A computed fold for a 78-nucleotide RNA from a Nanobdellota archaeon, annotated as transfer RNA. It matches the Rfam family "tRNA". Gene Ontology term of the family: triplet codon-amino acid adaptor activity. About the family: Transfer RNA (tRNA) molecules are approximately 80 nucleotides in length. Model confidence (mean pLDDT): 81 of 100. RNAcentral holds the sequence, with entries from ENA.
RNA sequence: GGGUCCGUAACUCAGUCUGGUCAGAGUAUCAGGCUUUUAACCUGAGAGUCGCGGGUUCGAAUCCCGUCGGACCCACCA
Repeated sequence: GGGUCCGUAACUCAGUCUGGUCAGAGUAUCAGGCUUUUAACCUGAGAGUCGCGGGUUCGAAUCCCGUCGGACCCACCA
């Protein structure tokens, strides 16, 4: 220098191929229930404008361009 993949809630991830009523799950946290109490179990809540910027579109996590970070492969130099 070239290429592939990844980045979504505090953490681990799904959803992207095929744009729309897809902003979700589990864990964790908080509240309530249950229990003599704790744990477990049950119910609920808070928490992310989807790495960042721009574009296309009536509409973008999803398509296009640029860019940042990470992993891997290839090439080059010494």